[in-house]
């Protein structure tokens, strides 16, 4: 060129009939501890790739792009 699949927190991933976003690790703080590790509690951190459209309402339908992996030539 074509096609498939992805794209949500500092990473790894969840997110149901579209009703307003969450876990797990990490990071902060508190308790335990002679400290340190472990253990335990609480916190904080999100333009949900990027513009656009449909709806009363979009992470979730649509179009375009833009990047990652596969695979086809």
């Nucleotide at each position: 060129g074509c096609c498939c699949a992805g794209c949500u927190a500092g990473c790894u991933c969840a997110g149901u009939c579209a009703g307003u976003a969450g876990a797990g690790c990490a990071c902060g703080a508190g308790a335990u501890u002679c400290u340190u590790a472990a253990u335990u509690u609480c916190g904080g951190g999100g333009u949900c790739g990027u513009g656009g459209g449909u709806u009363c309402a979009a992470g979730c339908c649509c179009c375009a792009c833009g990047u990652u992996u596969g695979g086809c030539g």